Source information
This is a predicted complex of two RNAs, RNase P RNA and transfer RNA, with 412 nucleotides together. Its mean pLDDT, the model's own confidence on a scale to 100, is 76.

């Protein structure tokens, strides 16, 4: 001077004051977060319902574990960036198909001649019969330049009129074989082969996966008013976002009236701490402790005293597990 | 708490990853009129909310993040 990981993020005490639960009562125990934040994933849990099957459609996309699940977590393999400790990866498939690459430039995948380069063959002209020498129409070439982000693999020979993987030889890279090491992606070693774009966060292909909607989900109970219309008792509603198909039920929609009250869900969990075994870790298993808010016009205030890091981001609303984001201070611990 | 939709010029609103981000309305200036309206003609005006990402290239694909608006609670 870095880098990963984990930890606190205001403490004590005393008055008075809230909220939950116990208790005849005095009184007692509890009493926001690492993110409660975004609502980005994946479930618990209820319901539609007596089940989910096609098609359409949405997801995930290297391997092995881990998990109730997951775009999460762990360990690895490729591949990038760094000096390193580490970090990032939308990381299956471009010989299934179809499609995009403006402008520039000849040409952008059955591609191509602007500058050029050739000058063997065929044509012209000159000299002087062999034979030279000139031109670049026909007529070869795509190695050099130039345009572009990208230009039909590279570099050096050989051969050609001049060239070109036309051939050779080493490289990159894709295929296929064969040994070895791995569970496995994949590594090494060695041979053949033919010469060889890029985009799939472009449609698409392949695997695998997936019903929908939410705690204001769904239930009880008390008070109240006031009905009316349409469509229909099985192709008319409802249940799957659509279809299809299958099921279920007399009931569905619209338009007006009344209610906005009480209680359940509501917090014992895929909890939380801590030895111990197992595993490289994530994480699992015995055991042994503990119960840590449950509001609903929505609880945490005040006031005194001490201490300190002198106080950043900032309040639960079913509840978990991750993932982003916001954060002043501050502590521990491994590594380069 | 939940669930969905928007963000482009002063304002209302368009635009398939391909040349330039475009129309109307306000604004300015002109023309025309005895002025004035109307009407014609020009003219500015833009970090497409924000940041990174695929691709050569993004308004347009993705991913995060600010803002902003709508619904929906029971019983019949």
């Nucleotide at each position: 001077a870095g880098c990963c990981c984990g930890c606190c993020g205001g403490a004590c005490g005393g008055c008075c004051g809230c909220a939950g639960c116990c208790g005849c009562a005095a009184g007692g125990c509890u009493g926001a977060g690492g993110a409660a934040a975004g609502u980005c994933c994946g479930g618990a849990c209820u319901c539609c319902a007596a089940a989910g099957g096609g098609c359409a459609g949405g997801g995930u996309g290297c391997u092995g574990g881990a998990u109730a699940a997951c775009u999460u977590c762990c360990a690895g393999g490729c591949g990038g960036g760094g000096c390193g400790a580490c970090c990032c990866g939308a990381c299956g498939g471009a010989a299934a198909g179809u499609g995009c690459a403006g402008c520039a430039g000849a040409g952008a995948g059955c591609a191509g001649a602007c500058c050029g380069c050739c000058g063997a063959u065929g044509g012209c002209c000159c000299g002087g019969a062999c034979c030279g020498g000139g031109c670049a129409c026909a007529g070869g070439c795509a190695a050099g330049g130039g345009u572009g982000a990208a230009a039909c693999g590279g570099u050096g020979g050989u051969g050609u009129a001049a060239g070109a993987g036309a051939c050779c030889a080493c490289c990159a890279g894709c295929g296929c074989a064969g040994c070895g090491g791995g569970c496995g992606a994949c590594c090494g070693c060695c041979g053949c082969g033919g010469c060889u774009g890029g985009c799939a966060a472009a449609c698409c292909c392949c695997a695998c996966u997936c019903g929908g909607a939410g705690c204001a989900a769904g239930g009880c109970c008390a008070a109240g008013c006031a009905g009316g219309g349409a469509c229909g008792c099985g192709g008319u509603g409802g249940c799957c976002c659509g279809c299809c198909g299958g099921u279920c039920a007399a009931g569905u929609c619209c338009c007006g009236g009344g209610u906005a009250g009480g209680c359940c869900g509501c917090a014992u969990g895929a909890g939380c701490g801590c030895u111990g075994c197992g595993g490289a870790a994530a994480c699992g298993c015995c055991g042994c402790g503990c119960c840590a808010a449950g509001a609903u016009g929505g609880a945490u205030g005040g006031c005194c005293g001490u201490c300190c890091u002198c106080g950043a981001c900032a309040g639960a609303a079913u509840c978990c597990g991750g993932c982003u984001u916001a954060c002043a201070g501050g502590c521990g611990g491994g590594c380069u | 708490g939940g669930g969905c939709c928007g963000u482009u010029a002063g304002c209302u609103c368009a635009a398939u990853u391909g040349g330039c981000a475009g129309a109307g309305c306000a604004a300015g200036g002109g023309a025309c009129u005895c002025u004035u309206a109307a009407u014609c003609c020009c003219u500015a005006g833009g970090u497409u909310g924000g940041a990174g990402g695929u691709u050569c290239g993004a308004u347009u694909c993705c991913u995060c993040c600010a803002c902003g608006g709508c619904u929906c609670a029971c019983c019949a």